Description:
This is a predicted structure of a 75-nucleotide RNA (transfer RNA) from a Candidatus Woesearchaeota archaeon. Model confidence (mean pLDDT): 84 of 100. Its Rfam family is "tRNA". By type it is a transfer RNA. Gene Ontology term of the family: triplet codon-amino acid adaptor activity. The sequence is in RNAcentral, with records from ENA. Taxonomically the source falls in Candidatus Woesearchaeota (Archaea, Nanobdellati).

RNA sequence: GCCACUGUAGCUCAGCCUGGUUAGAGCGCCAGACUCAUAAUCUGGAGGUCGAGGGUUCAGAUCCCUCUAGUGGCA
Numbered sequence: 001g002c003c004a005c006u007g008u009a010g011c012u013c014a015g016c017c018u019g020g021u022u023a024g025a026g027c028g029c030c031a032g033a034c035u036c037a038u039a040a041u042c043u044g045g046a047g048g049u050c051g052a053g054g055g056u057u058c059a060g061a062u063c064c065c066u067c068u069a070g071u072g073g074c075a
Base pairs, nucleotide, nucleotide: 001074002073003072004071005070006069007068010027011026012025013024020058029045030044031043032042033041051067052066053065054064055063
């Protein structure tokens, strides 16, 4: 230099292919229940405008373009 993949909650990820009606799960965190107490278990809650910008569209996490960070491959 070229190519591919990845970036969504504090962490690990799903959802993208085929756009649609409130963005989800597990773990973690907070509160409550249970317990002499802790852990475990159960219940409830907070937390993300989906890497950044632009475009298409009635509508974009999802399609297109550019940029950016990381990983892998080729040279």